Predicted 3D model of a 71-nucleotide RNA (transfer RNA) from Winogradskyella sp. PG-2. Its Rfam family is "tRNA". The family's RNA type in Rfam is transfer RNA. A source record names the gene tRNA-Gln-TTG-2-1. The sequence is in RNAcentral, with records from ENA, GtRNAdb and Rfam.
């Protein structure tokens, strides 16, 4: 310096443009003598900025923070 890849709850992983799920986490509460184990309900999220679209996690554009390659 230049291509290319990644970027989603505390973690880890999905989502053909059409309601953001799934597991653990965490907090109530049932169950227990107590604890764990099980159940039930709840809390938590798209890196940031703009653009296209009726709609964007997804598509474009910059930018940021991270790897891989090449010189």
């Nucleotide at each position: 310096u230049a291509a290319c890849c990644u970027g989603u709850a505390g973690u880890g992983u999905a989502a053909a443009g059409g309601u953001a799920g799934c597991a653990u986490u965490c907090a109530a509460g049932a169950c227990u003598u107590u604890g764990a184990c099980u159940c039930u309900u709840g809390a938590g999220g798209u890196a940031u900025a703009a653009g296209u679209u009726c709609g964007a996690a997804u598509c474009u554009u910059a930018u940021c923070a991270g790897g891989u390659u090449a010189a």